[in-house]
RNA sequence: CGAGUCAGCCGGGCAAUCGCUGUCCGACCACUCAGCAUCUUGCCGGUCUGGCGAGUUGCUGAGUGGUCGGAUAGAGGAAAGUCCGGGCUCCGCAGAGCAGGGUGCCAGGUAACGCCUGGGGGGCGCAAGCCCACGGCCAGUGCAACAGAGAGUAGACCGCCCGCUUUUUUUGGCGGGUAAGGGUGAAAGGGUGCGGUAAGAGCGCACCGCGCGGCUGGUAACAGACCGUGGCAUGGUAAACCCCACCCGGAGCAAGGCCAAAUAGGAAUCCGCUAGUGUGGCUCGCAUUGGAUUCGGGUAGGCCGCUACAGGCCUGUGGUGACGCAGGCUGCAGAUGAAUGAUUGUCCUCGACAGAACCCGGCUUACAGGCUGGCUCACUUA
RNA sequence: CGGAGUGUAGCUCAGUUUGGUAGAGCACUGUCUUCGGGAGGCAGGGGUCGGAGGUUCAAAUCCUCUCACUCCGACCA
Numbered sequence: 001c002g003a004g005u006c007a008g009c010c011g012g013g014c015a016a017u018c019g020c021u022g023u024c025c026g027a028c029c030a031c032u033c034a035g036c037a038u039c040u041u042g043c044c045g046g047u048c049u050g051g052c053g054a055g056u057u058g059c060u061g062a063g064u065g066g067u068c069g070g071a072u073a074g075a076g077g078a079a080a081g082u083c084c085g086g087g088c089u090c091c092g093c094a095g096a097g098c099a100g101g102g103u104g105c106c107a108g109g110u111a112a113c114g115c116c117u118g119g120g121g122g123g124c125g126c127a128a129g130c131c132c133a134c135g136g137c138c139a140g141u142g143c144a145a146c147a148g149a150g151a152g153u154a155g156a157c158c159g160c161c162c163g164c165u166u167u168u169u170u171u172g173g174c175g176g177g178u179a180a181g182g183g184u185g186a187a188a189g190g191g192u193g194c195g196g197u198a199a200g201a202g203c204g205c206a207c208c209g210c211g212c213g214g215c216u217g218g219u220a221a222c223a224g225a226c227c228g229u230g231g232c233a234u235g236g237u238a239a240a241c242c243c244c245a246c247c248c249g250g251a252g253c254a255a256g257g258c259c260a261a262a263u264a265g266g267a268a269u270c271c272g273c274u275a276g277u278g279u280g281g282c283u284c285g286c287a288u289u290g291g292a293u294u295c296g297g298g299u300a301g302g303c304c305g306c307u308a309c310a311g312g313c314c315u316g317u318g319g320u321g322a323c324g325c326a327g328g329c330u331g332c333a334g335a336u337g338a339a340u341g342a343u344u345g346u347c348c349u350c351g352a353c354a355g356a357a358c359c360c361g362g363c364u365u366a367c368a369g370g371c372u373g374g375c376u377c378a379c380u381u382a
Numbered sequence: 383c384g385g386a387g388u389g390u391a392g393c394u395c396a397g398u399u400u401g402g403u404a405g406a407g408c409a410c411u412g413u414c415u416u417c418g419g420g421a422g423g424c425a426g427g428g429g430u431c432g433g434a435g436g437u438u439c440a441a442a443u444c445c446u447c448u449c450a451c452u453c454c455g456a457c458c459a
Stems, first nucleotide, its partner, number of pairs: 002377009012347007020074018039055006045048001076353001080364002083362005088252004095284004100248005105119005120134001121132004135243002140241002142237002157182002159178007190208006209232001210230005215224003256304004266295006275289004297458003311330008348351001383455007392408004402439001410426005432448005
C1' cells in the first nucleotide's frame, strides 16, 4: 500500500423564533374539606360565660381543576416482525394422569430461553475466520413417481464363461454359472491391488474404510497410524409416523383494580346433581349451585396499573469466555386521537432503515454513509 | 395494542391431511350449427402455486424467514 476478516461505536451539526407532551416552582381564579373567629337561628335541660344542630361572612391550611409565567426533559439500533424466553396480573391452588406442543452433539452461563460462551464432530477458505435442525432407520411401521432385468429377503437386459444341441464354419436354440464390464436411475448391497477361477466373486490375502469388544486420554461429547475380533451383516429418508431424553397449566395491560354515569335489571334457545359452572383437549381431584349462547337496551368519562428497573456508567476482582462478586456515581419519554415538530439562517461528507404504547432478555429482518481497533494474506522497501 | 386466518389460471375455488406429471366451473381463442347473434357441441390456449432460503432423488404440500390482505377483541346490566 492492496485485498479480506472480526469486534465496537456514530447515524446530520449549530443558532434563532413559534408550537406539542410530561415533571417541578410561582401568581391568580373556581370548587371541596378541615380548623379558628363572627353573626343569625332551631331544639334540649338543672336557665347558664350551658349543650347539640343548621346556615352567613372572613382568615389560615390542605387537596383537585383551569389560566398565565418560568425552569427542565422528551423515540430506536432496530422502537419493526411478534419468532422464542421471563417478569407482572387474573383464572380458588397451579395439583395428578393421558393427549398435545416444543427442544435435540457435550459442558457451562442465565430469572429463563429455541439465546450466549467454551469445547467436540462435519463442511468452506492459502489464512485470519465463517457456516451446520448435529439424538436414534443393527425397536417397529411406512415411502421411493418415471426409467430399469432388479429399489431392499437383491437382481441375469446386454456382455463373459461352461455344457448339450444345430450348422461345413459363421451362427441359432436350450440348460446352467457369473455382479468384473456395459446399460437404467437421485440411489444397484464396501474401495484399491494381488492371488485365484471355465468365467467370476471377500472366494483367499495385504492396505484403506466400517461394525463390535477392550485399553489409554478427556467431567463429557469424542479422539487414538493402540490391542483384539467380524469378511461386511448395518443403502437412503425421522424438516415420514415413531422411539429415547428433557421442558411446557391457560390467558393476556382491551390483563386486572377503583370511582362515576346510564338503561326495558328484558326476551329466546339449551343444560341443570350420573348435571352445569369455575378459560385452556379429556379424565380425576378441589371449590361452587345456577350457567352458556344469541337478540334487544345503556354508557363510551376519570384514576391506578405506568415506568426505578434481571436499570445505566465507571473501577477493582474471579473466570479461557459467556458471566459472577464487591465498591462508587447516576435518574434517562410515559402519550390515550395519542406529544417528541415546523420555519428561517448557516456549515459539511448533503443525511439510510424507520416512530415508544406494560416492562425486560434474546433471535430474525430492514438500513445511505462514516469512525476506531485487532488479526490474516499478497506485494514493495529496509 | 393483542389474538386468529388466508394467499393456487383473468374471477370463484379444489388439491396440502398421507410429498411423485397442478385440476374444476365461469371467462378467453378456434371451429361446427344459424340469415345474424345467443344458447349448445367439439377442439385448444393460459400457472414465478405471494416472495426468498433450506430438508429430500423429488416440495403447491414439510421447515425457517419475509410480504400483502382479511377477520375478531371495550365496559355496564
Predicted 3D model of RNase P RNA and transfer RNA as a complex of 459 nucleotides. It holds a member of the Rfam family "Bacterial RNase P class A". Its mean pLDDT, the model's own confidence on a scale to 100, is 80.